[in-house]
RNA sequence: GGGACGGUAGCUCAGUCGGUAGAGCAUCUGCCUUUUAAGCAGGGGGUCCCGGGUUCAAGCCCCGGCCGUCCCA
Repeated sequence: GGGACGGUAGCUCAGUCGGUAGAGCAUCUGCCUUUUAAGCAGGGGGUCCCGGGUUCAAGCCCCGGCCGUCCCA
């Protein structure tokens, strides 16, 4: 330098055909328990990497950029 894949909650990751942004873990509150752990119920938490375009509507499609991993040179 070229190519492929990826970037979504604190962490690990889903998100189907473009149509209300989600799960597990963590965290907070309550229950339970002699206490801790475990278990049960509920709550909070989002610049969907950045900029632009298309569209009535974009996490998803298109263009450019940044970052990470791998392959080639």

Annotation: A computed fold for a 73-nucleotide RNA from a Lentisphaeria bacterium, annotated as transfer RNA. The coordinates come from a structure-prediction model, not an experiment, and the mean pLDDT is 82. Rfam family: tRNA. It is annotated as a transfer RNA.